[in-house]
Molecule: transfer RNA
Organism: uncultured Verrucomicrobiales bacterium
RNA sequence: GCGGGAUUAGCUCAGUUGGUAGAGCGACUCGUUUACACCGAGUAUGUCGGCGGUUCGAGUCCGUCAUCCCGCA
Numbered sequence: 001g002c003g004g005g006a007u008u009a010g011c012u013c014a015g016u017u018g019g020u021a022g023a024g025c026g027a028c029u030c031g032u033u034u035a036c037a038c039c040g041a042g043u044a045u046g047u048c049g050g051c052g053g054u055u056c057g058a059g060u061c062c063g064u065c066a067u068c069c070c071g072c073a
Stems, first nucleotide, its partner, number of pairs: 001072007010025004019056001027043005049065005
């Protein structure tokens, strides 16, 4: 330099043909306990890596940039 993949909650990851962003773990509150843990009930997660484009509508499609991984040279 060329090609491919990844980037979504604090962490690990889903997200179907473009149509109101989710799960598990963790955090917090309450109940339970002498207390802690377990368990039960509940609460909050977020500029979907940045910028731009297409569209009535973009996490999803297109371009570009950034970071990381793999391959080729």